[in-house]
RNA sequence: CGAGGUGUAGCGCAGUUGGUAGCGCGCCAGUUUCGGGUACUGGAGGCCUGGAGUUCGAAUCUCCACACUUCGA
Numbered sequence: 001c002g003a004g005g006u007g008u009a010g011c012g013c014a015g016u017u018g019g020u021a022g023c024g025c026g027c028c029a030g031u032u033u034c035g036g037g038u039a040c041u042g043g044a045g046g047c048c049u050g051g052a053g054u055u056c057g058a059a060u061c062u063c064c065a066c067a068c069u070u071c072g073a
Base pairs, nucleotide, nucleotide: 001072002071003070004069005068006067007066010025011024012023013022019056027043028042029041030040031039049065050064051063052062053061
């Protein structure tokens, strides 16, 4: 320098014929226990890297930028 991929909750990820976002672990509370752990129940937590555009409506489509990453030179 060229081509591609990824960017969603604290962490790891899912969410594609566009329709106001979920799973596991973790965290908090309760039940259980003498206490802890385990198990069970409930709950909190993200507006989806940033900006612009298309659309009635965008995490999802288009463009630009940024970060990380793979391949090539």
Description:
The RNA shown here (transfer RNA) has 73 nucleotides and comes from a Clostridia bacterium. The sequence was found in a public genome assembly. Its Rfam family is "tRNA". The family's RNA type in Rfam is transfer RNA. Its family is annotated with triplet codon-amino acid adaptor activity in the Gene Ontology.